Formats: sequence, structure tokens, C1' cells
RNA sequence: UACCGAUAACGGCAAACCCGUCGAAAGGCGGGGACGCAAAGCCAUGGGUCUAAAGCUGGGAACAGCCAUGACUGCCAGGCCACCGAA
Repeated sequence: UACCGAUAACGGCAAACCCGUCGAAAGGCGGGGACGCAAAGCCAUGGGUCUAAAGCUGGGAACAGCCAUGACUGCCAGGCCACCGAA
């Protein structure tokens, strides 16, 4: 330096659920809370997943179908950066 990853050390993050708040929703943010995580740090670049407001189509309407420009990195890859050091 590259890989690797201890029932190590110093620390970190925080699922479900609850409360508040923003949002059409998915979901975000704040507080509580810990299922887990060695990149559960950062980036929606590729795939995947979720939602479907506006729009389009059908319909007399109710409504239905399509659609990402909206989301998710704690789904998988890829890119960038990083703490510790037993085997």
C1' cells in the first nucleotide's frame, strides 16, 4: 500500500413502532426508540423497487389504464472518500 475484518479500542449510524411536521402519494425532516450495520459515510450513474400529482387515453360521471418530471443508497452493481489493526 492492497485485500481482509476480533465478542479488540475510540467512536458512529439507527429498522419497526410512536409523536410532531412537510408532501397528492411514495417518502422526507425533527424528537423518542433500537432491528440491525465495517462504509447503514457521500453520489440516483446502470439495473431494480415504490408512488402517480400534473398530463394523456377511455368514460355522461364515479372511476379505470398509462406515464417520473417525484422518491428509495438499510435492494444489487458502479464511482468518490474515510477511523481502528488481532488473525